[in-house]
RNA sequence: CCUGCCUUUAGCCAAACCACAGGCGACUGUGGGACGGAAAGCCACGGGUCUGCUUUUGCAGACAGCCGGGCCGCCUCC
Numbered sequence: 001c002c003u004g005c006c007u008u009u010a011g012c013c014a015a016a017c018c019a020c021a022g023g024c025g026a027c028u029g030u031g032g033g034a035c036g037g038a039a040a041g042c043c044a045c046g047g048g049u050c051u052g053c054u055u056u057u058g059c060a061g062a063c064a065g066c067c068g069g070g071c072c073g074c075c076u077c078c
Base pairs, nucleotide, nucleotide: 012037013036017032018031019030020029021028022027035065041071042070043069045068046067047066048063049062050061051060052059053058
């Protein structure tokens, strides 16, 4: 790309790990890759864990796929 079948939707997100890039770091982004997820969509408000600085008190950060909470949304049935 073509053809056929199915068709109550046949799609979505994406762990670990790898490559490249950013960051003092936790970690993050892009691509690959699939552990899993029915809110694994968003939010740092509370708890927690982690990171940097600090003599300490503490300050500044990261994690939403750690828990709670808040906000938006989808599907089925009636």
The RNA shown here (c-di-GMP-I riboswitch aptamer) has 78 nucleotides and comes from a Deltaproteobacteria bacterium. The sequence was found by an Rfam model in a public genome assembly. Rfam family: c-di-GMP-I riboswitch aptamer. Rfam describes the family as follows. GEMM was predicted in a large-scale screen for bacterial structured RNA regulatory elements. The prediction has a mean pLDDT of 85. Lineage of the source: Bacteria > Pseudomonadati > Myxococcota > Myxococcia.